[in-house]
The RNA shown here (c-di-GMP-I riboswitch aptamer) has 74 nucleotides and comes from a soil metagenome. The sequence is in RNAcentral, with records from MGnify. The coordinates come from a structure-prediction model, not an experiment, and the mean pLDDT is 88. Its Rfam family is "c-di-GMP-I riboswitch aptamer". Rfam's curators write: GEMM was predicted in a large-scale screen for bacterial structured RNA regulatory elements.
RNA sequence: GACAAAGGCAAACCUGGGGCGACCCAGGGACGCAAAGCCACGGGACCUUUCGCGAGGUCAGCCGGGUUGCCGAA
Numbered sequence: 001g002a003c004a005a006a007g008g009c010a011a012a013c014c015u016g017g018g019g020c021g022a023c024c025c026a027g028g029g030a031c032g033c034a035a036a037g038c039c040a041c042g043g044g045a046c047c048u049u050u051c052g053c054g055a056g057g058u059c060a061g062c063c064g065g066g067u068u069g070c071c072g073a074a
Base pairs, nucleotide, nucleotide: 001071008033009032013028014027015026016025017024018023031061037067038066039065041064042063043062044059045058046057047056048055049054
């Protein structure tokens, strides 16, 4: 990528658990997603700490980049 088909993921919210926190894990649940698979490399947001500089973290469903990959007509 085609108003095609197969298969996939799962926001908010709820329940249980973990973490000081951002947030994460499991179950339920679907707003959406063609990489909403994976990597904190650049930018960004957020958390903890610090008088400050800074340090340590979280987010890949904020953007860019890297990397792997399912289906598939014209």